[in-house]
Context: one part of a larger RNA
Molecule: large-subunit ribosomal RNA, domain I
Organism: Faecousia sp.
RNA sequence: GGUCCAUGAGUGGAUGCCUAGGAGCUGCCAGGCGAAGAAGGACGCGGAUAGCUGCGAAAAGCCCGGGGGAGCCGCCAACAGGCUUUGAUCCCGGGGUGUCCGAAUGGGGUAACCCGAUUGCCUGGAAUGGCAGUCGUCCGUACGUGAAUCAAUAGCGUGCGGACGGUAGACGCCGGGAAGUGAACCAUCUAAGUACCGGCAGGAGAAGAAAUCAAACGAGAUUCCCUUAGUAGCGGCGAGCGAAAGGGGAGGAGCCCAAACCGCAGGCGGCGACGUCGGCGGGGUUGUAGGGCGCACGGCGAGGCUGGAGAAAUACUAAGGACAGCGGAACGGUCUGGGACGGCCGGCGAGACAGGGUGAAGGCCCCGUACGCGAAGUCCGAGGGACAGCCGAGUGCGUACCUGAGUACGUCGGGACACGUGGAAUCCUGACGGAAUCCGGGGGGACCACCCUCCAAGGCUGAAUACUCGGCAGCUACCGAUAGCGCAUAGUACCGUGAGGGAAAGGUGAAAAGCACCCCGGGAGGGGAGUGAAAGAGAACCUGAAACCAUGGACCC
Numbered sequence: 001g002g003u004c005c006a007u008g009a010g011u012g013g014a015u016g017c018c019u020a021g022g023a024g025c026u027g028c029c030a031g032g033c034g035a036a037g038a039a040g041g042a043c044g045c046g047g048a049u050a051g052c053u054g055c056g057a058a059a060a061g062c063c064c065g066g067g068g069g070a071g072c073c074g075c076c077a078a079c080a081g082g083c084u085u086u087g088a089u090c091c092c093g094g095g096g097u098g099u100c101c102g103a104a105u106g107g108g109g110u111a112a113c114c115c116g117a118u119u120g121c122c123u124g125g126a127a128u129g130g131c132a133g134u135c136g137u138c139c140g141u142a143c144g145u146g147a148a149u150c151a152a153u154a155g156c157g158u159g160c161g162g163a164c165g166g167u168a169g170a171c172g173c174c175g176g177g178a179a180g181u182g183a184a185c186c187a188u189c190u191a192a193g194u195a196c197c198g199g200c201a202g203g204a205g206a207a208g209a210a211a212u213c214a215a216a217c218g219a220g221a222u223u224c225c226c227u228u229a230g231u232a233g234c235g236g237c238g239a240g241c242g243a244a245a246g247g248g249g250a251g252g253a254g255c256c257c258a259a260a261c262c263g264c265a266g267g268c269g270g271c272g273a274c275g276u277c278g279g280c281g282g283g284g285u286u287g288u289a290g291g292g293c294g295c296a297c298g299g300c301g302a303g304g305c306u307g308g309a310g311a312a313a314u315a316c317u318a319a320g321g322a323c324a325g326c327g328g329a330a331c332g333g334u335c336u337g338g339g340a341c342g343g344c345c346g347g348c349g350a351g352a353c354a355g356g357g358u359g360a361a362g363g364c365c366c367c368g369u370a371c372g373c374g375a376a377g378u379c380c381g382a383g384g385g386a387c388a389g390c391c392g393a394g395u396g397c398g399u400a401c402c403u404g405a406g407u408a409c410g411u412c413g414g415g416a417c418a419c420g421u422g423g424a425a426u427c428c429u430g431a432c433g434g435a436a437u438c439c440g441g442g443g444g445g446a447c448c449a450c451c452c453u454c455c456a457a458g459g460c461u462g463a464a465u466a467c468u469c470g471g472c473a474g475c476u477a478c479c480g481a482u483a484g485c486g487c488a489u490a491g492u493a494c495c496g497u498g499a500g501g502g503a504a505a506g507g508u509g510a511a512a513a514g515c516a517c518c519c520c521g522g523g524a525g526g527g528g529a530g531u532g533a534a535a536g537a538g539a540a541c542c543u544g545a546a547a548c549c550a551u552g553g554a555c556c557c
Base pairs, nucleotide, nucleotide: 001556002555003554004553005552006551007550008549010548016542017507018506021479022478023476024475025474026473027472028471029470030468031467033165040101041100042099043056044055045054047079051075052074062095063094064093065092066091067090071083072082073081106115107114108113116135117134118133119132120131121130122129136164137163138162139161140160141159142158143157144156145155171202172200173199174198175197176196182189186236212219213218223250224249225248226247227246233241234240254460255459256458257404261282262281263280264279266277267276268275269274287438289403290402291401292399293398294397295396296395297394303391304390305389306388307387314386316384320380321379322378323377325373326372327371331346332345333344334343335342347364348363349353355367356366357365409433410432411431412430413429414428415427416426419445440455441454442453443452444451494501495500514541517528518527519526520525
C1' cells in the first nucleotide's frame, strides 16, 4: 500500500410512510373590466415591522344593512397597550375614502417626476403656500362665429353623446404569410393557408332563408355530428391531396329594405311655371313570377294572432337561482397501552355506514353527511301583465310603370374551389372591354339545342357548434418532493446591456412539554439532571440504504 471481515451516536440522504401542491376530467355558472380612470404597478399605511397579505393620506382600515354569538387586535410567537353580550373579531351585501404612475387625457418627461392656465375657497393677504374643480385627441350631433371673396364655404369655438386601453399563451372572422420537413436528391408539388404578424368582434363567432341542389323523381335557409368514403376525382398520375349529392341524427325561424306609385317639407336652376337633387312618411319585397297603376265585382269588423332575436322600441316584476348562514339522529363499561379510534362485553341511530379530524384503526367524540330551512341588500332570471306589432279581403280584366349596372358577362393576369390549365364548368378580381329588363336573366362541369330549375348585382337573423383566464360542486385502474405545474409556491434567488433565461429548497413531537440546574470547554460541542411512549425524536430534528471516512483484525506485496 492492497484485499477481505467486523465495528461506528461518523458521513451521506436513498428507501418506506406522509401531503400542504400539482395533473386530467365532468356538471353548472361566467366570459367580466376601463375616461365615474381599467389591467398592471410605484410609494406609503402597524406601538415596535424586513417580507407576504390587506389597505390608501379617512391607509392590516371608516359608515350602513344582514349573518353570527365569545372571544379578538392577519401570516406571527412573545412584549407593551387595547377592543368586546351597549354584541367585538369574523362572514355576506351596499356605500365612503382611494397618494402617484399607467389608455393617461392641461403641457412636458428618462413611468411612478417636472412645469402651467383658469374658477372658487383657506391663511391678516392681489405675496407665498395650500385645498376643491376644469383644461387631451378623434368621430357624431346641435348651435354660434366666420377669411382670401359679394353671397357662401374652409376654418375656429361652444353644448351634448360616443370612442381610445386591457385581456385567456383559449375559441371566431378578415388582411398578410414562411421555412424546416416529405418527395429517400430537387424545381412543380408537400409541409400549409400551418407557424407567425396585423385588424376587428362576441359570449360565442362565422354562416344563413336558393340566380341552391337534383335528375326526368324530387328536395326546400344555415350550422354541427355519423355515414357516403379513403369512394368519385386531383396528382413530376410521384410523394401525396381528397370531395359532393344522397341517407341517418342534433337543432329548427324566419324576416326587412331599394324601385314603380302616392303624399309632405326643402335645396339648386337667384321669382313663378317647370326641371333637377337629396330628405321624410305611405306603398312594396316576389319566381307555380311578384309588385305598382287603372277599371269592375265583393267584404267588413273589435275580434284573432304574435313579440321580447328580427319584423319597432320602453321600462316592470313573479316563481326560481347566485352572493353570508341555520337545524340536523345515535355510547357506555372493561383490558392492553404514553394515548383507545384496538380486543372483549352490553346497547343505540340510519332519508345520515361520503369524507376529514381527534394521542392508534370511531356510523353513535368533533367538523360534517342524508334530509330540511334561510336574505335587509345587490345581481341573474323571464311565466305573466303593462306596452307594442301584425292580420283583419280578395278576385277578375286591363296597362307594360318597377323588380339592386361600370353590375352580369367576355378577354388577359392571378387566386379560391378535393380539382396542379386540364375538355375546366362554378366563385373572387388587378387590367381592358361591356349587356338585357320578364317576349328578361342565372344554373344544370367546355360548348349548342331541348328540357328542368332558380331570380344575382341591398341587409338582418335565435338554436344545434368551438373554447376555458375565472367561480361553485365533484370525480380519477393521475403524481407523491430528481415525481406532479417552472414554483408544496417563485417567475423569487441568480444569470444577461437587453429581448430573455431561470433554480434549489417539504416532514421534531400527540402536545414545546424546545432540556431549569450542575460539570468540561474561549466557543462550538459534549457529560449529567429533567421533559417525553421514545432524545439512538434535541430543532444540522420521522425512517436513515450505498458510495465515502475512521478504528480493529486476518492475509498478501